[in-house]
RNA sequence: GCUGGCCCGGGCGAUGGAGUUCGCCUUAAUCACCGGGCACGGUUGAUGACUCCUACCGAUAG
Numbered sequence: 001g002c003u004g005g006c007c008c009g010g011g012c013g014a015u016g017g018a019g020u021u022c023g024c025c026u027u028a029a030u031c032a033c034c035g036g037g038c039a040c041g042g043u044u045g046a047u048g049a050c051u052c053c054u055a056c057c058g059a060u061a062g
Stems, first nucleotide, its partner, number of pairs: 009026005016053006032043004
């Protein structure tokens, strides 16, 4: 210096924050879907999942 394993810590899961929980990564995990050769065009959701808040969208009432 490289490689493998274990532990601790940390990080990640298509746009924000918090709690709980699951999974994944340890320099990777991760970076949505559809049409199209490309260029480009179109669609859904602030969650991995649940709850709450914020933002956004739609409807109704005052």
Predicted 3D model of a 62-nucleotide RNA (Fluoride riboswitch aptamer (crcB RNA motif)) from Firmicutes bacterium UBA3572. Taxonomically the source falls in Bacillota (Bacteria, Bacillati). It was read from a public genome assembly, where an Rfam model found it.